The RNA shown here (Glycine riboswitch aptamer) has 93 nucleotides and comes from Rhodospirillaceae bacterium UBA1479. The coordinates come from a structure-prediction model, not an experiment, and the mean pLDDT is 77. It matches the Rfam family "Glycine riboswitch aptamer". From the family's description: This family represents the bacterial glycine riboswitch. The model forms 90% of the base pairs in the Rfam consensus.
[in-house]
């Protein structure tokens, strides 16, 4: 001089499935809400399991694939993971 992987941070997109059914608690401009119990259902927060593959091969790492512990099912919130700008960083070249 370039300026990656990783990692923060702000921003924009982001699927799924019951406003289910009963008690109950405030109001009368939110009972369409909270809470408790019930029975369906969903996977992309986390979280656990196998496993192509990978390695320094005893062992270790590994999913958007399985489970549903939690978490979720009207808006809002949340949400892997994508973009895009900015920090930081310092591998290549």
């Nucleotide at each position: 001089u370039u300026g990656a992987u990783c990692g923060c941070u702000g921003u924009g997109g982001g699927a799924g499935a019951g406003u289910c059914c009963g008690g109950u608690c405030c109001a009368c401009g939110u009972a369409u809400g909270g809470c408790c119990g019930g029975c369906g259902c969903c996977g992309a927060a986390g979280g656990a399991g196998c496993a192509a593959c990978c390695g320094c091969c005893c062992c270790g790492g590994a999913a958007a694939c399985u489970c549903u512990c939690a978490g979720g099912c009207a808006c809002c919130c949340g949400g892997a993971c994508c973009g895009c700008a900015g920090c930081a960083g310092g591998a290549u070249g």